SAM riboswitch aptamer (S box leader), 98 nucleotides, folded computationally. The sequence was found by an Rfam model in a public genome assembly.

RNA sequence: GCCUUAUCAAGAGUGACUGAGGGACAGGCCCUGUGAAGUCCGGCAACCGGCCGAAAGGCAAGGUGCCAAAUCCUGCGGCAAAAGCCGAAAGAUGAGGG
Numbered sequence: 001g002c003c004u005u006a007u008c009a010a011g012a013g014u015g016a017c018u019g020a021g022g023g024a025c026a027g028g029c030c031c032u033g034u035g036a037a038g039u040c041c042g043g044c045a046a047c048c049g050g051c052c053g054a055a056a057g058g059c060a061a062g063g064u065g066c067c068a069a070a071u072c073c074u075g076c077g078g079c080a081a082a083a084g085c086c087g088a089a090a091g092a093u094g095a096g097g098g
Base pairs, nucleotide, nucleotide: 002097003096004095005094006093007092008091013041015040016039017038021031022030023029025075026074027073028072042067043066044065047063048062050059051058052057071090076087077086078085079084
């Protein structure tokens, strides 16, 4: 990188270092020296694994993951006069696979 599958409207810092960018892509719209990204610490959640249990479920948090805004919104299609609603695609993450 590819395939399958589940989830994606909840939750998470008045910290330290450092210093300009960031929100996948495109268009928007935003965040940012009242400090972006990154590292450390801290935290959230509970997919896998662990323990208990007949199960439902519970406990803890080892492996991941995550910590502005719905996956920030829209990108394709259907319905609708519109507002909008629904579904796909794409993306992200987990678990499994050749």

Of the family's consensus pairs, 97% are formed in the model. Its Rfam family is "SAM riboswitch aptamer (S box leader)". From the family's description: The SAM riboswitch is found upstream of a number of genes which code for proteins involved in methionine or cysteine biosynthesis in Gram-positive bacteria. Its family is annotated with regulation of gene expression in the Gene Ontology.